Record summary:
The RNA shown here (SAM riboswitch aptamer (S box leader)) has 129 nucleotides and comes from uncultured Nocardioides sp. The sequence is in RNAcentral, with records from MGnify. The organism belongs to Nocardioides, within Bacteria.
RNA sequence: CUCAUCGAGAGGGACUGAGGGAACGGCCCUGAGAAGUCCCGGCAACCGCCACGAGACCCCUGCCAUCGGCAGUCGUGGAACCCGGUGCCAAAUCCGUCCUGAGGCGAGAGCCGCCGCAGGAAAGAUGAG
Numbered sequence: 001c002u003c004a005u006c007g008a009g010a011g012g013g014a015c016u017g018a019g020g021g022a023a024c025g026g027c028c029c030u031g032a033g034a035a036g037u038c039c040c041g042g043c044a045a046c047c048g049c050c051a052c053g054a055g056a057c058c059c060c061u062g063c064c065a066u067c068g069g070c071a072g073u074c075g076u077g078g079a080a081c082c083c084g085g086u087g088c089c090a091a092a093u094c095c096g097u098c099c100u101g102a103g104g105c106g107a108g109a110g111c112c113g114c115c116g117c118a119g120g121a122a123a124g125a126u127g128a129g
Base pairs, nucleotide, nucleotide: 001129002128003127004126005125006124011040012039013038014037015036019029020028021027023097024096025095026094041089042088043087045086046085047084049078050077051076052075053074054073060072061071062070063069064068093123098120099119100118101117103115104114105113106112
């Protein structure tokens, strides 16, 4: 930089001691112990693995093997101690932020302000390349 996903899931202990939830605003968590480090445990999003189903198989690539077979793509499920690489374990990515649309409230048609709602984007996170 590109692509995919982001309303699912999963925490105890030890040390330590005041912050943390990316930024800002809100709202939360936190001395009944934040963040961090270590130990143990757990989850299953992605890649890989296994099974099943569907599909392609002219050519090409890989494997087994020999003139053939299987795989490649998609979906569903499974394991994740006895297979691996990342990741994750408060709250929807905690909510909003920018744009668009329809609506409600304010005397409220316009402008304006506020309130929620829907769609999209931005930013961020994780994975794959």